[in-house]
A computed fold for a 75-nucleotide RNA from an uncultured bacterium, annotated as c-di-GMP-I riboswitch aptamer. The coordinates come from a structure-prediction model, not an experiment, and the mean pLDDT is 90.

RNA sequence: ACACGACAAAGGCAAACCGGACGCAAGUCCGGGACGCAAAGCCACGGGCCCCUCGCGGGCAGCCGAGUUUCCGAA
Numbered sequence: 001a002c003a004c005g006a007c008a009a010a011g012g013c014a015a016a017c018c019g020g021a022c023g024c025a026a027g028u029c030c031g032g033g034a035c036g037c038a039a040a041g042c043c044a045c046g047g048g049c050c051c052c053u054c055g056c057g058g059g060c061a062g063c064c065g066a067g068u069u070u071c072c073g074a075a
Stems, first nucleotide, its partner, number of pairs: 004073002012037002017032006035062001041068002045065003048060004
């Protein structure tokens, strides 16, 4: 350095559900809350799924892959 991932240490994220805001909707944001997560960080490039006002439209990164950045260190 690459690979790998402990009943390790330190920290991180936050599903369902509830409240509020936005949106036609899918859904997003904020607060509460934790089912889980070693990329459950970022990114709609490929596949996939979802929505509508059907177009040169929109959404999902916690579905898979590509790209990119990255904490710790037992076997």

The sequence was found by an Rfam model in a public genome assembly.
Of the family's consensus pairs, 94% are formed in the model.